RNA sequence: UUAGAGUUUGAUCCUGGCUCAGGAUGAACGCUAGCGGCAGGCUUAACACAUGCAAGUCGAGGGGCAGCAUGUCCAGCAAUGGAUGAUGGCGACCGGCGGAAGGGUGCGUAACGCGUGAGCAACAUGCCCUAUACAGGGAGAUACACCAGGGAAACUUGGUCUAAUAUCCCAUAGCAUUCAUUGAAGGCAUCUUUAAUGAAUUAAAGCUUCGGUGGUAUAGGAUUGGCUCGCGUGACAUUAGCCAGAUGGUGAGGUAACGGCUCACCAUAGCAAUGAUGUCUAGGGGUUUUGAGAGGAAGGCCCCCCACACUGGGACUGAGACACGGCCCAGACUCCUACGGGAGGCAGCAGUUGAGAAUCUUGCACAAUGGGGGGAACCCUGAUGCAGCGACGCCGCGUGGAUGAUGAAGGCCUUCGGGUUGUAAAGUCCGAUAAGCAGGGAAGAAUAAGUGAGGGGUAAUAUUCCUCAUGAUGACGGUACCUGCCUAAAGCCCCGGCUAACUACGUGCCAGCAGCCGCGGUAAUACGUAUGGGGCGAGCGUUGUUCGGAAUUAUUGGGUGUAAAGGGCGUCUAGGCGGGAGAUUAAGUUAGAUGUGAAAGGCGUGGGCUUAACCCGCGAAUUGCAUCUAAAACUGGUUUUCUUGAGUUCGGGAGAGGAGAGCGGAAUUCUUGGUGUAGCGGUGAAAUGCGUAGAUAUCAAGAAGAACACCAGUGGCGAAGGCGGCUCUCUGGCCUAGAACUGACGCUGAAGCGCGAAAGCGUGGGUAGCGAACGGGAUUAGAUACCCCGGUAGUCCACGCCGUAAACGUUGUAUACUAGGUGUUAGUGGCUUGACUACUAGUGCCGCAGCAAACGCAUUAAGUAUACCACCUGGGGAGUACGCCCGCAAGGGUGAAACUCAAAGAAAUAGACGGGGGCCCGCACAAGCGGUGGAGCAUGUGGUUUAAUUCGAUGAUACGCGAAGAACCUUACCUGGGCUUGAACUGUGCUUGACAGGUGUAGAGAUACGCUCUCCCUUCGGGGCAAGUACAGAGGUGCUGCAUGGUUGUCGUCAGCUCGUGUCGUGAGAUGUUGGGUUAAGUCCCGCAACGAGCGCAACCCCUCCUCUCUGUUGCUAUCAGGUAAUGCUGGGCACUCUGAGGGAACUGCCGGUGACAAACCGGAGGAAGGUGGGGGGGACGUCAAAUCAUCACGGCCCCUAUGUCCAGGGCUACACACGUGCUACAAUGGCCGGUACAAAGAGUUGCUAAACCGCGAGGUCAAGCUAAUCUCAAAAAACCGGUCUCAGUUCGGAUUGGAGUCUGCAACUCGACUCCACGAAGUUGGAAUCGCUAGUAAUCGUGGAUCAGAACGCUACGGUGAAUAAAUUCCCGGGCCUUGUACUCACCGCCCGUCAA
Repeated sequence: UUAGAGUUUGAUCCUGGCUCAGGAUGAACGCUAGCGGCAGGCUUAACACAUGCAAGUCGAGGGGCAGCAUGUCCAGCAAUGGAUGAUGGCGACCGGCGGAAGGGUGCGUAACGCGUGAGCAACAUGCCCUAUACAGGGAGAUACACCAGGGAAACUUGGUCUAAUAUCCCAUAGCAUUCAUUGAAGGCAUCUUUAAUGAAUUAAAGCUUCGGUGGUAUAGGAUUGGCUCGCGUGACAUUAGCCAGAUGGUGAGGUAACGGCUCACCAUAGCAAUGAUGUCUAGGGGUUUUGAGAGGAAGGCCCCCCACACUGGGACUGAGACACGGCCCAGACUCCUACGGGAGGCAGCAGUUGAGAAUCUUGCACAAUGGGGGGAACCCUGAUGCAGCGACGCCGCGUGGAUGAUGAAGGCCUUCGGGUUGUAAAGUCCGAUAAGCAGGGAAGAAUAAGUGAGGGGUAAUAUUCCUCAUGAUGACGGUACCUGCCUAAAGCCCCGGCUAACUACGUGCCAGCAGCCGCGGUAAUACGUAUGGGGCGAGCGUUGUUCGGAAUUAUUGGGUGUAAAGGGCGUCUAGGCGGGAGAUUAAGUUAGAUGUGAAAGGCGUGGGCUUAACCCGCGAAUUGCAUCUAAAACUGGUUUUCUUGAGUUCGGGAGAGGAGAGCGGAAUUCUUGGUGUAGCGGUGAAAUGCGUAGAUAUCAAGAAGAACACCAGUGGCGAAGGCGGCUCUCUGGCCUAGAACUGACGCUGAAGCGCGAAAGCGUGGGUAGCGAACGGGAUUAGAUACCCCGGUAGUCCACGCCGUAAACGUUGUAUACUAGGUGUUAGUGGCUUGACUACUAGUGCCGCAGCAAACGCAUUAAGUAUACCACCUGGGGAGUACGCCCGCAAGGGUGAAACUCAAAGAAAUAGACGGGGGCCCGCACAAGCGGUGGAGCAUGUGGUUUAAUUCGAUGAUACGCGAAGAACCUUACCUGGGCUUGAACUGUGCUUGACAGGUGUAGAGAUACGCUCUCCCUUCGGGGCAAGUACAGAGGUGCUGCAUGGUUGUCGUCAGCUCGUGUCGUGAGAUGUUGGGUUAAGUCCCGCAACGAGCGCAACCCCUCCUCUCUGUUGCUAUCAGGUAAUGCUGGGCACUCUGAGGGAACUGCCGGUGACAAACCGGAGGAAGGUGGGGGGGACGUCAAAUCAUCACGGCCCCUAUGUCCAGGGCUACACACGUGCUACAAUGGCCGGUACAAAGAGUUGCUAAACCGCGAGGUCAAGCUAAUCUCAAAAAACCGGUCUCAGUUCGGAUUGGAGUCUGCAACUCGACUCCACGAAGUUGGAAUCGCUAGUAAUCGUGGAUCAGAACGCUACGGUGAAUAAAUUCCCGGGCCUUGUACUCACCGCCCGUCAA
């Protein structure tokens, strides 16, 4: 002391990238800004620089005296002038020391540059310290100055003079240096030290206040430097070879010193895959930042080292430089110039220009610290100390504290009740940090000089040293701090998820947002604004960079069967790794010790600033390096030995292993000859093609080339590619049995070398068949294809290239270990000789543990381990481009980037889909019957038209649909005329007592104006009711069915859809629900890791079919009685029919067969009915953003003298046309006329209406009955009987039109139905296509009802007559179950590729 999240999918798991949350910053930008402390501030142009300053000092080294001051002297009244180096001092000059430090920058440098540790027996070191010794004598010059010149200037020439701590010579030197000889000691190879002897060569400076200070030599120390070495310290191999002083030697030169540092000669080395050389980039470290760490990134400020000073080169001086503010040369640039020449170097401090997103004052002071000079005073010091500027960073403080509910006002939201802003404000009390003003006011200052005292020291004094006292000096700065007075100061970002924080309005794929996913197309928590909220706070956000998260380069700590990834295969070098036992060593390893690891920083702990940041002390740490000592297990080295790894020899064995040569038969094609005649061939069907010049077919003979049927096998062999007739020769590998031998000889394997299918290339052969290209024929919209007829390269052989494949087991090689079972190939052993058993080596399948994301693998591992090699790091761009290598070429090998996306991908899951498979069903097809599509009419729709032709419904699932009924009304539309609290509703305030009704006038009417009439209750306050008026509010068939509820259609009355618990799976999910049967059915049975359950199915419900009981009028009426022209007409009856209540009955119950002893099916009996008896109602989970805001309800939006409302008229009924649904027909199974028979179910008082009469008729008149098993509608029709028509546009058909009427209704003109007369259209059975129906069904016939004043060919209900065909599932359509593939999931009407266009 280790944190994750979002994003690939319908969902899941995995792989994998992208993105976010954190920290940091010399930062910049946006908005904002009160104060202070401490730090830091050109990251870019080592671009160029105006101006000022940044290195001087010493008179106690010298000659001197330009200037200043003082003194003295002279002149002058004075101001002042002159003289005087005399004094303080001192410009310039000689001389000394210092300008090599300090300060700046990071160009260069990939290097002994830096870091670390060593070494120098190969070196230097001014000033400083210690010690010893010394300083004698002499000489010549020169600057300054003066004189004379040159030059614009910078500067410079000549002459004359002079001094020194400048310079030179001599002396002295035992110690120094060099050399030679001899001895001794030590070490590390060259060597070093020391002793003795000899030879040679080098010193010095003065000044003085007399105290000292300085000088010379030598030795030592300290400090600082120089050089050398080990190790560490970037990228690129698309940089693989580099090198001639190069590598070494000998000798010499040079240096402080070693050395090819330089030179002469000699040798030919040296470096490099452990990455030389080259190119690019870069100062290095302490440290900083991040991280759990290992690591990664960085090197600004501070410290150490290096390098540089306009660019390049060079040396001089010096202890030290090849010198930032020195010199010389060259170059570029700038400046001055009298054009002849000169001057300069801010990467010092300020400052300027420029570049840039961006980085400060031309400040004060040497008071402190430090440095240079000096004996000192002191001078100098842009080092430094301070101040200024800028929120650039870190830290601290403040913008008030307490109290305060009526929860004020205002804002925002609202379900209108309220909520929230919010104790927040106001109000009351208290306080005064920071700023400002006023007053006081530091520390930082001492070891100064000097003076005084004491002590040391001296014989003593003095100088001097030590201690104490005194003692001048402050830039900051009247600052910090203290006291008093007084009154100010909050913003920024965010609120869809990640990620803390939500509402309203505006906008409407626009404007915009966005880190990723993604928001925005009219109800946006995602845009903009506001209220509210969250976060941080004098800051907050954004951008850039960097680490983290990222185990996403994986040492810690990843992978490679299918996700990216095993080299095509072998052999071998370097390298890596390596069996058993013993001995030894100590390189690795382990332990201890020593040195070092600078300071600062960081950590711990104390302390100082009011706190903190900041600063100071101490400690630990600094994981490292070096040396010494010890240990000896393991690894390594050396050595001895062993046999189990590996190998050798001997016996046996199998094999399409390889190479060469020879041989064989079948087939194909061709040639020749014979037979033979009209076709052959080919295909889905054809055609091209071949054939009367004789094909195909058939027989015989011959030629040629290629390939080897059967055997043949998840059989064999080989490293892989690959290898298949037979024989021979040569040859590789493997297996097996037991003996002997060698003694780790092994494993792996970059580079190298070799092998390497097919296609392709070169040269030369060969060519039967096949056959790219090509030609022709088909197919097709086209068909540069699939199919057919031909056919060249090629396929074959020899030699040589190429070097790639889905070269795949998509699985590198080797070794060991880890349950089994069962085949098969080769061989061996055993006995009990077998369909036996054991072993070895291969080759298959199944399967446990284990592994794996899953699929799967599983002794032939993808398990457990070891060794080595190869390879991977998101998708695309791209295995492309460039470079290099190989190749004859084709091409191969190696192998990027820009740009672009937020995914790409693996496995598995649920669906959906398939011109996939299996099983099954349905009037789905088939078999039938009748239609539609053609005609006329009706009706609906589209379209068109119109003032309006209101609106909706639009594949199936709209279109005789909403509408079970538009002349007005309806009505929503249009035109015109009116109304505005409104036609209808509620409440409140005020006014009135009516309004209404009746009636009149005007008007198209709404309406307006008149006449008439004129409330109720009361406690007398008022209340009820009504009208008027005002205000809240009404009203809307206006929009959104994609905001909704409810209702409905459809898949589909299809058999499915789910759940609980359990189990399996990491999970999505699975199981159950699958399987074997069976059913109309997920119906039932059996089996089964499932067991149960729910919604559906079925049953229950209604109608119908049989029967029983009860009931008995209005029904029925057999028996009995009465009556009539006739009739249940009447009495009686309730048996029958019937009515309508309740029971029964049918359940595969019984029999036979089949089946699994099941479920069930087939057949049969009985029965009214038989296998769901028939029909209806009933519609699972869900799908279609299906339909409906115009039934109704409802959110939001919109209109409010109109999109509301009233009225009249018109329209919804239009009409070149197209479609749907129907009716009537086209006729003889018919039409017409006459006669005759049989229903069911309904409806009826604003109604049904009998009978009678009138009318041809629709109907009318009159008038019984019936609130209905009583009366009425009401006649059923087809049928049947008889007659007529006789195949015609008709005695079919009835449209259309004319006339005359009836009825309803205020009203039939637009625009009703019906009747009669007349007229008499199209149509002679309907193209492509298409619909319904499986039995009381289709077809056909009539009847009723709803709506309704009237207005059905529609709808709906009812009965009458009453068939045909199928019992099969190949196909079409739809559906169900199982399975399979999938790159689909908006789900095949999907996805998606290429070209072209925008």
Background:
The RNA shown here (small-subunit ribosomal RNA) has 1398 nucleotides and comes from an uncultured bacterium. Its Rfam family is "Bacterial small subunit ribosomal RNA". Its family is annotated with ribosome and structural constituent of ribosome in the Gene Ontology. The prediction has a mean pLDDT of 84. The RNAcentral record of the sequence draws on ENA and SILVA.